This is a predicted structure of a 265-nucleotide RNA (Bacterial large signal recognition particle RNA) from a Candidatus Atribacteria bacterium. It is recorded under the gene name ffs. NCBI's taxonomy places the organism under Bacteria, Pseudomonadati, Atribacterota, Atribacteria. The model forms 95% of the base pairs in the Rfam consensus. Its mean pLDDT, the model's own confidence on a scale to 100, is 76.
RNA sequence: CUGUGCUAAAACGGGGAGACAGCGGUGCCCUGUAACCCUGAACCCGCUAUACAGGGGCUGACAAUCUGUUAGGAGGCUUGCAACUGUAAGCCAGGGCAAAUAGAAGUGGCGUUGAAGGCAGGACCCUUUGCAGUACAAGUUUUUGAACCCCGUGAGCUCCGGAAGGAAGCAGCGGUAAGAAAAUGUUGUGCUGGCUUAGGAAAAUCUUGUUGGAGCCAUAGAUAUUUGUACAGCUUGUAGUUGUAAGUCAACUACAGACGCACAG
Numbered sequence: 001c002u003g004u005g006c007u008a009a010a011a012c013g014g015g016g017a018g019a020c021a022g023c024g025g026u027g028c029c030c031u032g033u034a035a036c037c038c039u040g041a042a043c044c045c046g047c048u049a050u051a052c053a054g055g056g057g058c059u060g061a062c063a064a065u066c067u068g069u070u071a072g073g074a075g076g077c078u079u080g081c082a083a084c085u086g087u088a089a090g091c092c093a094g095g096g097c098a099a100a101u102a103g104a105a106g107u108g109g110c111g112u113u114g115a116a117g118g119c120a121g122g123a124c125c126c127u128u129u130g131c132a133g134u135a136c137a138a139g140u141u142u143u144u145g146a147a148c149c150c151c152g153u154g155a156g157c158u159c160c161g162g163a164a165g166g167a168a169g170c171a172g173c174g175g176u177a178a179g180a181a182a183a184u185g186u187u188g189u190g191c192u193g194g195c196u197u198a199g200g201a202a203a204a205u206c207u208u209g210u211u212g213g214a215g216c217c218a219u220a221g222a223u224a225u226u227u228g229u230a231c232a233g234c235u236u237g238u239a240g241u242u243g244u245a246a247g248u249c250a251a252c253u254a255c256a257g258a259c260g261c262a263c264a265g
Base pairs, nucleotide, nucleotide: 001265002264003263004262005261006260010059012057013031014030015029016028021048022047023046024045025044036056037055038054039053040052065258066257067256068255070254071253072252075249076248077247078246079245080244081243082242083241084240085239086238087237088236089235090234091233095231096229097228098227099226100225101224102223104219107218108217109216110215117211118210119209120208121207122206123205125200126199127198130195131193132192133191134190135189136188137187138186139184140183141182142181143180144179150175151174152173153172158167159166160165
């Protein structure tokens, strides 16, 4: 140095955050693979610096093992700064928005076939008289209206009588009551009126006449004033996202180093 066999340590994944006094695990995330099996576990399971526990299996002195003030490094975590977004409180009415008033440069319309204004009358409004319409109620009239328990009449039939005659009475016929349906518009009430009577009121509006003799009306810009509104904005707190810087842990990769016995050649 090579081959065969054996077993010790050890390995059969590792890491991050979270949680915990701490360690490890179950759950989450990252990485990675050749990465054993069963049982336990989040108001949790096991353990205590030799820090998952119990049971079983396999590999094994190689490398898939261990070590490193080494290099790179996925990913996680912490902090600072910046921007953005949300949210809470506060501020702001110098921006935005809304409203009111003023505002006639401009535009349009009316006007000497007569503007504004003045005066007089009427209408509109209220009460009232009559009339009319309409609704309701009452009244009146007509029609209809009872198997029997309403009226009259009442064939047949029934009953009484020796007879004359009498009685009850269905159907039918004729009426009537409550009720029903119409007509009428007589009375009352309410409402209404392109009508009417007598008054009232009379501010505005509309209209007629008259006077008057040149303006009047609408729209409404710039702008100004006033009022309102937290939309925008500002300050502080807080949460999140993104970017950046620093720190920290770090899978994984690379590099370097380290580790038996027996037999045979």